[in-house]
Molecule: c-di-GMP-I riboswitch aptamer
Organism: uncultured Gammaproteobacteria bacterium
């Protein structure tokens, strides 16, 4: 440099749940805790998915309905990118 990721190591992440914050919510953050991950590291660029305060429309009206990302997920899938051990 390139392919691999069975087992081992040095070592890393941290779902659900509980707490404490931010948020209108989706979900973020900080402690705890471990289903898992070999990119479970970073990006919203393509596709998806989650939500809807404002807004715009309906309604005599509701704490009503319907629409909308600009919010948000990198642990959905791919692109991109940068990198640990190991074996070859």
């Nucleotide at each position: 440099c390139g392919c691999u990721g069975a087992u081992a190591a040095a070592g890393g992440c941290a779902a659900a749940c509980c707490c404490a914050u931010c948020g209108a919510a989706a979900g973020g953050u900080g402690g705890g805790g471990a289903c898992g991950c070999a990119a479970a590291g970073c990006u919203a660029c393509c596709g998806g998915u989650c939500u809807a305060c404002a807004g715009a429309c309906g309604g005599c009206a509701a704490u009503c309905g319907u629409c909308c990302a600009u919010g948000a997920c990198a642990g959905c899938g791919g692109g991109g990118u940068c990198g640990c051990c190991a074996g070859u």